[in-house]
RNA sequence: GGAGUUGGCCGGACAGUCGCCGCAUCGAUCCCGGUGCGGAGGAAAGUCCGGGCUCCGCAGGGCAGGGUGCCAGGUAACGCCUGGGGGGCGCGAGCCUACGGAAAGUGCCACAGAAAACAUACCGCCUACGUCCCGCCGGGACCGGCAAGGGUGAAAAGGUGCGGUAAGAGCGCACCGCGUUGCUGGCAACAGCAACGGCACGGCAAACCCCACCCGGAGCAAGACCAAAUAGGGGAGCCUACGUGCGGCCCGCACGGCUCCCGGGUAGGUCGCUACAGGCGCGCGGCGACGCGCGUCGCAGAUGAAUGACUGUCCCCGACAGAACCCGGCUUACAGGCCAACUCCCGUU
RNA sequence: UCCCUGGUAGCUCAAUGGUAGAGCAACCGGCUGUUAACCGGUAGGUUGCAGGUUCGAGACCUGCCCAGGGAGCCA
Numbered sequence: 001g002g003a004g005u006u007g008g009c010c011g012g013a014c015a016g017u018c019g020c021c022g023c024a025u026c027g028a029u030c031c032c033g034g035u036g037c038g039g040a041g042g043a044a045a046g047u048c049c050g051g052g053c054u055c056c057g058c059a060g061g062g063c064a065g066g067g068u069g070c071c072a073g074g075u076a077a078c079g080c081c082u083g084g085g086g087g088g089c090g091c092g093a094g095c096c097u098a099c100g101g102a103a104a105g106u107g108c109c110a111c112a113g114a115a116a117a118c119a120u121a122c123c124g125c126c127u128a129c130g131u132c133c134c135g136c137c138g139g140g141a142c143c144g145g146c147a148a149g150g151g152u153g154a155a156a157a158g159g160u161g162c163g164g165u166a167a168g169a170g171c172g173c174a175c176c177g178c179g180u181u182g183c184u185g186g187c188a189a190c191a192g193c194a195a196c197g198g199c200a201c202g203g204c205a206a207a208c209c210c211c212a213c214c215c216g217g218a219g220c221a222a223g224a225c226c227a228a229a230u231a232g233g234g235g236a237g238c239c240u241a242c243g244u245g246c247g248g249c250c251c252g253c254a255c256g257g258c259u260c261c262c263g264g265g266u267a268g269g270u271c272g273c274u275a276c277a278g279g280c281g282c283g284c285g286g287c288g289a290c291g292c293g294c295g296u297c298g299c300a301g302a303u304g305a306a307u308g309a310c311u312g313u314c315c316c317c318g319a320c321a322g323a324a325c326c327c328g329g330c331u332u333a334c335a336g337g338c339c340a341a342c343u344c345c346c347g348u349u
Numbered sequence: 350u351c352c353c354u355g356g357u358a359g360c361u362c363a364a365u366g367g368u369a370g371a372g373c374a375a376c377c378g379g380c381u382g383u384u385a386a387c388c389g390g391u392a393g394g395u396u397g398c399a400g401g402u403u404c405g406a407g408a409c410c411u412g413c414c415c416a417g418g419g420a421g422c423c424a
Stems, first nucleotide, its partner, number of pairs: 001345010012314007020039008041320001045331002048329005053219004060251004065215005070084005085099001086097004100210002105208002107204003122150002124146003130142005158176006177199001178197008223271004233262006242256004264423002278297008315318001350420007359373004367404001375391005397413005
């Protein structure tokens, strides 16, 4: 100098004027006006997970259903995060990983191919044993043996090599793979070593399923209060073996009317509402996620819904995008820029 | 806020995980004096997008994009 990897941060700045929302305070007490302070994001987004909060009497049992899926830890909880193991990719820093079970059962594996899972024989290899024929060391036929080689396929019933044989074959042996048992290390996943087994166990569970663990339902239009209005009217159905709370079903518990249609009424206000698993700094423990302690800060709260417009100066001329009960994550979108650590290559000293 | 359904040829729709098809439309030819109808033929596909599972994905799984629809007060 070039190419990269990981983690973190910023994402127009300053000044002035006029407006908008909220809070505090002062004047006024009917509207309102003055002053001061605060006023969108890293994703506020998608609504994909988890939790808080609120109501359903309790949040109970079973079935069904759904979710998660190597191990350990973190956390309020999680499908998130951290660390580790196995596997894969990269020269490397590093990155990715739905990664339980196929000897519980069922199912599927098109076409091609002999055969797609109780194995089998299209081409092929062999005539040692047995019988027969011709020929007298040979050839042929039958009875047979084999699965090495070819071929098909995504996948062919352990792989390579040596021995062995008529030809072959875990038939025998060595190494590798696989399985079982034991020992050692590790909390564990797992790893290493040794002995034994001649191979039994093809693949698919993001096919049904089995195993382990988790899940009650609804959602701030939850829910509570105040105020206003009306016809608590009409019709149909069900009724204790029913209906509602209760949600897919049953049991259990509580209550006694319930459901649908027609018709009618209201379209207001207050609380919930933002101060909390909160931000920042320091110290300690931990590899880390994180935890503990101390100090410090106050940081939107609308409800037709507030952040805008204009002017001036400057630069690299500014991306994706706008809170609606709150929080922890994930995912997705994003012009451009900054910082730190590390890796590889080239050059110079 | 909570849910549901769908996206395949120009249009409307099919398709057990196994070569993506049908009807209408389009184009070419035939029939006819001409057109329509009719007959014969042809072309046309990122199965909304991107990954993954699988030998193989329109279908199965995950994440996005788009479209349509439903529920919620009192009595």